RNA sequence: GGGCCGUUAGCUCAGUUGGGAGAGCACCAGCUCGACAAGCUGGGGGUCGCUGGUUCGAGCCCAGCACGGCCCA
Numbered sequence: 001g002g003g004c005c006g007u008u009a010g011c012u013c014a015g016u017u018g019g020g021a022g023a024g025c026a027c028c029a030g031c032u033c034g035a036c037a038a039g040c041u042g043g044g045g046g047u048c049g050c051u052g053g054u055u056c057g058a059g060c061c062c063a064g065c066a067c068g069g070c071c072c073a
Base pairs, nucleotide, nucleotide: 001072002071003070004069005068006067007066010025011024012023013022019056027043028042029041030040031039049065050064051063052062053061
């Protein structure tokens, strides 16, 4: 330098006709317990990497850039 894959909550990850942003763990509160842990119930938390484009509408399609991984040179 070229090709491919990835980037979504604090962490690990889902997200197919393009129209609701989600799960587990973690965190907070309550319940339970002599207490802790575990368990149960509820709750908070998101510029969907960035900038543009297409579209009535983009996490999802297109272009460029950034970062990470793998392969080739």